This is a predicted structure of a 353-nucleotide part of an RNA (large-subunit ribosomal RNA, domain IV) from Limisalsivibrio acetivorans. RNAcentral holds the full RNA, with entries from SILVA. The coordinates come from a structure-prediction model, not an experiment, and the mean pLDDT is 87. It matches the Rfam family "Bacterial large subunit ribosomal RNA". Its family is annotated with structural constituent of ribosome and ribosome in the Gene Ontology.

[in-house]
Context: one part of a larger RNA
RNA sequence: CUCCAGCUAAGGAACUCGGCAAAUUGCCACCGUAACUUAGGGAUAAGGUGGGCUCUUAGUAAUUGUAAGCAUCAACUGCUGAAGGUGAAAGGAGUUGCAGAUGAGAGGUCCAGGCGACUGUUUAUCAAAAACAUAGCACUCUGCAAACUGGUGACAGGAAGUAUAGGGUGUGACGCCUGCCCGGUGCCGGAAGGUUAAUAGGAGACGUUAGCUCCGGCGAAGCGUUGAAUUGAAGCCCCGGUAAACGGCGGCCGUAACUAUAACGGUCCUAAGGUAGCGAAAUUCCUUGUCGGGUAAGUUCCGACCUGCACGAAUGGCGUAACGAUCUGGACGCUGUCUCAGCUGGAGACUCG
Numbered sequence: 001c002u003c004c005a006g007c008u009a010a011g012g013a014a015c016u017c018g019g020c021a022a023a024u025u026g027c028c029a030c031c032g033u034a035a036c037u038u039a040g041g042g043a044u045a046a047g048g049u050g051g052g053c054u055c056u057u058a059g060u061a062a063u064u065g066u067a068a069g070c071a072u073c074a075a076c077u078g079c080u081g082a083a084g085g086u087g088a089a090a091g092g093a094g095u096u097g098c099a100g101a102u103g104a105g106a107g108g109u110c111c112a113g114g115c116g117a118c119u120g121u122u123u124a125u126c127a128a129a130a131a132c133a134u135a136g137c138a139c140u141c142u143g144c145a146a147a148c149u150g151g152u153g154a155c156a157g158g159a160a161g162u163a164u165a166g167g168g169u170g171u172g173a174c175g176c177c178u179g180c181c182c183g184g185u186g187c188c189g190g191a192a193g194g195u196u197a198a199u200a201g202g203a204g205a206c207g208u209u210a211g212c213u214c215c216g217g218c219g220a221a222g223c224g225u226u227g228a229a230u231u232g233a234a235g236c237c238c239c240g241g242u243a244a245a246c247g248g249c250g251g252c253c254g255u256a257a258c259u260a261u262a263a264c265g266g267u268c269c270u271a272a273g274g275u276a277g278c279g280a281a282a283u284u285c286c287u288u289g290u291c292g293g294g295u296a297a298g299u300u301c302c303g304a305c306c307u308g309c310a311c312g313a314a315u316g317g318c319g320u321a322a323c324g325a326u327c328u329g330g331a332c333g334c335u336g337u338c339u340c341a342g343c344u345g346g347a348g349a350c351u352c353g
Base pairs, nucleotide, nucleotide: 001348002347003346004345005344006343007342008341010339011338014337019334027051028050029049030048031047036041038173052095053094054093055092056091062086063085064084068080069079070078071077096100108332109331110330111329112328113327114326115324116323120132121131136171137170138169139168140167141166142165148157149156150155174319175318176317177316179249180248181247184246185245186242187241188240189239190238193237194236195235200230204226205225206224207223208222211218212217250268251267252266253265254264277311278308289305290304291303292302293301
């Protein structure tokens, strides 16, 4: 010097990104216990007092239980209960150490806010969370040989279930709510018209050649190669519906008798122009916004304001008791985290052997 433990004057977070680590607290009994609340909780809230031993209380209370008695629904019945057994506590008096939950073990507490309701789950081996799940809510599919899934298939799961059931998707307890837009994309419904495949159809064209010929050609039947009109479903176009389907939810200009602002008006565009609620927020760039609180001093924190670069309503909005090895800010207690270091024990390193 390093590590593992223990102690420390005065101060007590001045340390530090941050009280990280350590310390405090800790048990039992009694007293006492706030806001808030879903009335269950919060709560061991917080905050206090006592705790050993001896005698007494007291062989008392209680309990067990024999004999006996009583009762009734008469039987492994119930009640009372001498005897016998076991046997406290509160209280009182005394005594004692610095210290009586004497050792081990054994919550620090409170205030405010964000997120997630909660218990639970997760990156075996750097992340335990605000992520996932969840009950609840909603939409949608499915009538049973169900939808859906696995398999080429037989078949199996779904389910030895049957719409109070099963599958898919989203949201995520609870409370108050969930606005406007169907133009685009998707899905559902519609069938008049347009378009449209194979198929059916076979006009016509071409090749070949019996024959005819004015020798240039023409050309039946058959065979072969093509092939128009016509027929023809779903789909698409089209017409409607649907947003707890995917999604979307404006700009400019003017105006009130101080100024400022604009309830009001004009105009352009759109499918419709963001409602309630919230808002410098896990979202705010400018920004350490401005004001208030807390501090002597506060880029964090809390409460407001609204100028929302770029919140917003089941990609849920806003609240919310309880809960959390969650995140953020503050306070009390406590401490070697620190001012600032020292000592003790042990294990190393180091020196000598």